[in-house]
Context: one part of a larger RNA
RNA sequence: GGUCUACGGUGGAUGCCUUGGGGCCAAGGGCCGAAGAAGGGCGCGGCAAGACUGCGAAAAGCCUCGGUUAGCUGUCUGGCGAGCUUAGCCGGGGGUUCCCGAAUGGGGAAACCCAUCCUGAGUCAUAUCAGGAUAUCCGCCUCGGCGGAAGGUAAGCGGGGGAACUGAAACAUCUAAGUACCCCGAGGAAAAUAAAUCUAACGAGAUUCCCCUAGUAGUGGCGAACGAACGGGGAAGAGCCUAAACCUAUCGGGCUUAACGGACUGGGGUCCUAUGUCCGAUGGGGGUUGUAACACACACCUGCUUAAACCCCAGUGAUAGCAAGGAGUAAGAAACCUAAAUCUUAGCUGAAUGAAUCUGGAAAGAGCGACCGCAGAGGGUGAUAGUCCCGUAGGUGAAAAGAUUUAGGCUCCUGGAGUGUUGUUGAGUACCACGGAACACGUGAAAUUCUGUGGGAAUCUGGGGGGACCACCCUCCAAGGCUAAAUACCCUUGGCCACCGAUAGUGAACCAGUACCGUGAGGGAAAGGUGAAAAGAACCCCGGGAGGGGAGUGAAAUAGACCUGAAACCGUAGACUU
Numbered sequence: 001g002g003u004c005u006a007c008g009g010u011g012g013a014u015g016c017c018u019u020g021g022g023g024c025c026a027a028g029g030g031c032c033g034a035a036g037a038a039g040g041g042c043g044c045g046g047c048a049a050g051a052c053u054g055c056g057a058a059a060a061g062c063c064u065c066g067g068u069u070a071g072c073u074g075u076c077u078g079g080c081g082a083g084c085u086u087a088g089c090c091g092g093g094g095g096u097u098c099c100c101g102a103a104u105g106g107g108g109a110a111a112c113c114c115a116u117c118c119u120g121a122g123u124c125a126u127a128u129c130a131g132g133a134u135a136u137c138c139g140c141c142u143c144g145g146c147g148g149a150a151g152g153u154a155a156g157c158g159g160g161g162g163a164a165c166u167g168a169a170a171c172a173u174c175u176a177a178g179u180a181c182c183c184c185g186a187g188g189a190a191a192a193u194a195a196a197u198c199u200a201a202c203g204a205g206a207u208u209c210c211c212c213u214a215g216u217a218g219u220g221g222c223g224a225a226c227g228a229a230c231g232g233g234g235a236a237g238a239g240c241c242u243a244a245a246c247c248u249a250u251c252g253g254g255c256u257u258a259a260c261g262g263a264c265u266g267g268g269g270u271c272c273u274a275u276g277u278c279c280g281a282u283g284g285g286g287g288u289u290g291u292a293a294c295a296c297a298c299a300c301c302u303g304c305u306u307a308a309a310c311c312c313c314a315g316u317g318a319u320a321g322c323a324a325g326g327a328g329u330a331a332g333a334a335a336c337c338u339a340a341a342u343c344u345u346a347g348c349u350g351a352a353u354g355a356a357u358c359u360g361g362a363a364a365g366a367g368c369g370a371c372c373g374c375a376g377a378g379g380g381u382g383a384u385a386g387u388c389c390c391g392u393a394g395g396u397g398a399a400a401a402g403a404u405u406u407a408g409g410c411u412c413c414u415g416g417a418g419u420g421u422u423g424u425u426g427a428g429u430a431c432c433a434c435g436g437a438a439c440a441c442g443u444g445a446a447a448u449u450c451u452g453u454g455g456g457a458a459u460c461u462g463g464g465g466g467g468a469c470c471a472c473c474c475u476c477c478a479a480g481g482c483u484a485a486a487u488a489c490c491c492u493u494g495g496c497c498a499c500c501g502a503u504a505g506u507g508a509a510c511c512a513g514u515a516c517c518g519u520g521a522g523g524g525a526a527a528g529g530u531g532a533a534a535a536g537a538a539c540c541c542c543g544g545g546a547g548g549g550g551a552g553u554g555a556a557a558u559a560g561a562c563c564u565g566a567a568a569c570c571g572u573a574g575a576c577u578u
Stems, first nucleotide, its partner, number of pairs: 001577009015563001016529002020500002022497009031152002039100003042056003046080002050076003062094007071084003105114003115134007136149006157185005167174001171221001197204002208235005218226002239482003242426001246285010261272003264315006290460001292425004296420003300416002303322003324414005336409010347396003353369002357366002370387002372376001378390003431455008441467001462477005516523002536562001539550004
């Protein structure tokens, strides 16, 4: 020096555990903000220096209404003191809410500085303090007010812009991808939505989402790759309002012998320079369709009553009133009230075992004997408990606030069919050419959709589509608008898992987006476990201490600041060997 044996040190693997994560399902909820948000700074405790939580100078809290209970004064923090106990805790409503921050009186290096005016307190008077007002832009009225906006927002959504790496085994069309990213905007969802849609000779009947159709038909340096629809099955289900014609009111402008105009119709009278008529604007009514629909005119049928710029006679007769019927506050008009029921935001009740035996530190284990069960889900308790505790099944509960549904009040709506040489039915639109883009579709035979430039219709005997184009046939009605649900995402509560178990699972089980790094944008850790209970080792000894030896606690101390405690590595003792 090596090998082996025994015993240690170091180290923190492994095993066991779980307070934390991941995913899915169900129910409920989903915007906040000048009435000052999100996010912060600084404070607030009897002893309170620091940190977390809570709160805001009314400061770990105040008032009130309910629930609950014998304790309570949050956590690290296990102590002292002083208190409160119709306290405390939980829930509904309210009050307070410093400073910064859109930050908004002016400024500013955020959490600070400096103002003006009014009112009040204070002073002999200043000073000082408290409350209020004072930013900008837009709209309306108007010269001083009122209303609105701004800023934030994880994911989801709509719109405007919009890459490259990459793949094509290079690369340019292509792909990646309308992705990442930037900007704008809205909402609890957003968007889309009521056929100028599809079909195929039969028909369907808004949109959205899912499963098929189907990796099919197609597109494609026909490479890489991209990739439908029809149709079928489900989830959900809901339809409407305008423009125009026409009627009417008001306003502005034009015209006009009271005539062949007007005053509901007919007759007679009377009146009218606007009470007529034409144009325009605004408001109300009307009306909304494609086997066309509506308006207007005419004649017919249909509950009651009445109005009509003046008078008489005879009629007509409303969209006005009543009756009858229907509908409704999420679109289609729009507010609110009452009552009831249900639910949410606290809770309450809730069955049933034995100090006898055994092991053990401890019984929930073993053994012996009982009981409950609409409850043998789960968790805890000194090992494994239906009957010990919390619970579970079942039952039950709200002063207050909110939600939903129902009923009523309330509000709104309401003739039918026929005829027609009449009127209306969304124009710089449809469409075309050129240049682009979207459609699964790369310009192609390229329909369809959008539009930058230039042209530019028809208007119901009209117009669009059916994948160039034409004919026939079928189908629909553009150039205005609104619309819940099924869908996406997140949060809360509950449940579940052939999900993880501390190098895993979130970056984060622990005071983590922390420490630390970076000028900054930004990057970004490590770190869990004594024991059933601190019973956390009084006292003695060595030592300056650290640490250790006794003693004591405990089932165990090689459980002593800690479970278990592998290996590498380092020792002590012995054996063998060189």